[in-house]
Context: one part of a larger RNA
RNA sequence: GUCAGCGAGUUACCCUUCCGAGCAAGGUUAAGCCGUAGCAGGUGGAGCCGUAGCGAAAGCGAGUCUGAAAUGGGCGUUAGUUCGUAGGGGUAGACCCGAAACCUGGUGAUCUAUUCAUGGCCAGGGUGAAGCGUGGGUAAUACCACGUGGAGGCCCGAACUGGUGGAAGUCGAAAAUUCCUCGGAUGAGCUGUGAAUAGGGGUGAAAGGCCAAUCAAACUAGGUGAUAGCUGGUUCUCUCCGAAAUAUAUCUAGGUAUAGCCUCGGGUAAAUUGUAUCACGGAGGUAGAGCACUGAAUGGGCUAGGGGUCUUACCAGAUUACCAAACCCAAUCAAACUCCGAAUGCCGUUGAUAUGUACCCCGGGAGGCAGUCUCAGGGUGAUAAGGUCAUGAGACGAGAGGGAAAGAGCCCAGACCAUCGGCUAAGGUCCCUAAAUGCAAGCUAAGUGGUAAACGUUGUGGAGUUGCUUUGACAACUAGGAGGUUGGCUUAGAAGCAGCAAUCCUUUAAAGAAAGCGUAAUAGCUCACUAGUCUAGCGAUUCCGCGCGGAAAAUACAACGGGGCUCAAGCUUGCUACCGAAGCCAUGGGUGCACCUUUUAGGUGCGCGGUAGGAGAGCAUUCUAGUGUAGGCUGAAGGUCGAUCGUGAGAACGGCUGGACGAACUAGAAGAGAACAUGCUGAC
Numbered sequence: 001g002u003c004a005g006c007g008a009g010u011u012a013c014c015c016u017u018c019c020g021a022g023c024a025a026g027g028u029u030a031a032g033c034c035g036u037a038g039c040a041g042g043u044g045g046a047g048c049c050g051u052a053g054c055g056a057a058a059g060c061g062a063g064u065c066u067g068a069a070a071u072g073g074g075c076g077u078u079a080g081u082u083c084g085u086a087g088g089g090g091u092a093g094a095c096c097c098g099a100a101a102c103c104u105g106g107u108g109a110u111c112u113a114u115u116c117a118u119g120g121c122c123a124g125g126g127u128g129a130a131g132c133g134u135g136g137g138u139a140a141u142a143c144c145a146c147g148u149g150g151a152g153g154c155c156c157g158a159a160c161u162g163g164u165g166g167a168a169g170u171c172g173a174a175a176a177u178u179c180c181u182c183g184g185a186u187g188a189g190c191u192g193u194g195a196a197u198a199g200g201g202g203u204g205a206a207a208g209g210c211c212a213a214u215c216a217a218a219c220u221a222g223g224u225g226a227u228a229g230c231u232g233g234u235u236c237u238c239u240c241c242g243a244a245a246u247a248u249a250u251c252u253a254g255g256u257a258u259a260g261c262c263u264c265g266g267g268u269a270a271a272u273u274g275u276a277u278c279a280c281g282g283a284g285g286u287a288g289a290g291c292a293c294u295g296a297a298u299g300g301g302c303u304a305g306g307g308g309u310c311u312u313a314c315c316a317g318a319u320u321a322c323c324a325a326a327c328c329c330a331a332u333c334a335a336a337c338u339c340c341g342a343a344u345g346c347c348g349u350u351g352a353u354a355u356g357u358a359c360c361c362c363g364g365g366a367g368g369c370a371g372u373c374u375c376a377g378g379g380u381g382a383u384a385a386g387g388u389c390a391u392g393a394g395a396c397g398a399g400a401g402g403g404a405a406a407g408a409g410c411c412c413a414g415a416c417c418a419u420c421g422g423c424u425a426a427g428g429u430c431c432c433u434a435a436a437u438g439c440a441a442g443c444u445a446a447g448u449g450g451u452a453a454a455c456g457u458u459g460u461g462g463a464g465u466u467g468c469u470u471u472g473a474c475a476a477c478u479a480g481g482a483g484g485u486u487g488g489c490u491u492a493g494a495a496g497c498a499g500c501a502a503u504c505c506u507u508u509a510a511a512g513a514a515a516g517c518g519u520a521a522u523a524g525c526u527c528a529c530u531a532g533u534c535u536a537g538c539g540a541u542u543c544c545g546c547g548c549g550g551a552a553a554a555u556a557c558a559a560c561g562g563g564g565c566u567c568a569a570g571c572u573u574g575c576u577a578c579c580g581a582a583g584c585c586a587u588g589g590g591u592g593c594a595c596c597u598u599u600u601a602g603g604u605g606c607g608c609g610g611u612a613g614g615a616g617a618g619c620a621u622u623c624u625a626g627u628g629u630a631g632g633c634u635g636a637a638g639g640u641c642g643a644u645c646g647u648g649a650g651a652a653c654g655g656c657u658g659g660a661c662g663a664a665c666u667a668g669a670a671g672a673g674a675a676c677a678u679g680c681u682g683a684c
Stems, first nucleotide, its partner, number of pairs: 001684006011092007019084005026049003032043003053060002063075004095233002098230001102223006113197009122187001124156003127152001131148006160184003165180004199215001201211003236618006246259005261367001262365006273358001274355006280348003288340001289338002294334003298330004303324001305323002307320004371396006378389003401412003416589004421585003427579003430563003436576001438575006449565001455549003459546010476533005482506003488500002512527001515526003590608008619673001621670006631661001638657005644651002
């Protein structure tokens, strides 16, 4: 891991509600006793519940209390009780498994820590302390040299002991090892045997280490089925309905209680119930708008006050492209501004229409109180977030089907079952791939389509406004572009072209006291302006459609699902077909509720997605009673195979196997249904 078997709402008592049965102003016995095959049956009225309540009470009584009183107000003014099934609650382990822990009594120092007693062990080599001897030396010591000697938590290094670094090993050869390397190796050394210290205790050269592969409190038995607002699991079928993820409170926030929302039963009752729409009547200060208030804020005017300048002995005065209150004009802004002010929504009366009990009341049972996304209008945040908070709607949750390549929440649409029938929705119709290589008119050249902004664009199509133009425009080419004059000032110079002021006149077809380049300054080259050549349109500007640039991401085309498409299969507009779902229709069948009937049965109408959850109806297993049943060796149960029946749980029938038991039916009782709990046991 697989298979098989086992494996979880039980039992007792009390309370409560529905249902069933008995009796009923009553109902009922408990222990005990008699008795039976059997708590069969009988007896037993103690007790309990009910029959009257109200008041703190005295007390009164269908009433009573309050009160001086009460037309008032509170509580009352007769259906119960016993037993049984079922739902729920309580007390018990209380659906099952699961702690980390706590306490009590014991067992452990054959591992290991420390200690005690008694034993054992440490190859070899090196160094050479004290002391002593001899010699030297001294007045004598001291001191020196050479020997001798053999000290040391001394040195090197086996055994022994340790465990430094690395590698291997990591379902290992091994629940701590192996190999290489390394520390100590006469010492605080290592080691044998015997003994001591015991669990809030020991021992510890101290790491919370060790105390038998277990240690921030050992192991074992018991209290014990500790407790677990936590996790996991909780076993057959079909039918009807069907939630919530909110409010309030909480040592409360992943729990719980009450309410809201679901379900079942009963009641009032087709109504002055509910809901929707219309009409009617209301409240309100949002969107918008506005500036009348409160504030903010721009320009101008006017003008207090202040600053600057001038003047002034002082006082006073003048002036100002300075700042600026109030006021005026113009133009603005506001969630906490409003002279105004919707649409929706909300509340209500009556009437109409639709629906047809959906409303309301009483009672039994819940689940749920982690929600999520999209759209709209908001707060918060950064007009960030698949962010966060609330409101309204929808979906998912608990919703399958079609579309969006793929996809909880988007678009379409709500699946009782069947059909090799039909029509449509969203979305599509070249191929993959069902259906138009459809029609008509335009646009796009960017593979735009098939990612993105400010901004840029003489890309291209459309619609305007305006100017010039056969008295010849625009572009191009040819020619001119002059004189006073190098204008004045300034300057080293300043001559159209550093700068300042001025910017005239003349000749002309035209030509600036010069628009640009250029020079030290001149010079030089263009321009404006003019003529000629040429010839018909040429400029400026506004708006709209589709494009282009802006445009950088990590393996590789990779930003249409793909092929591929511009001869659109791209974009815009219009039209006609078709495809397309579990939608709708058709045909057949099942079932719930209501109504009707020629009430066995049939018809009509409306329904039948579904998690938590409520309600109903059934299947199967074992046992008990009828029942020592029917049946059964001419073959029971069980096993196995099969194309049968039933919506299903399941049930027949037949063959083979098997070899002795055992249905169906009607009731009753449960050790009553497994795929799952890292479930338990066994087999493989």
The part of an RNA shown here (large-subunit ribosomal RNA, domain II) has 684 nucleotides and comes from Bdellovibrionales bacterium CG10_big_fil_rev_8_21_14_0_10_45_34. The organism belongs to Bdellovibrionales, within Bacteria. The full RNA is in RNAcentral, with records from ENA and SILVA.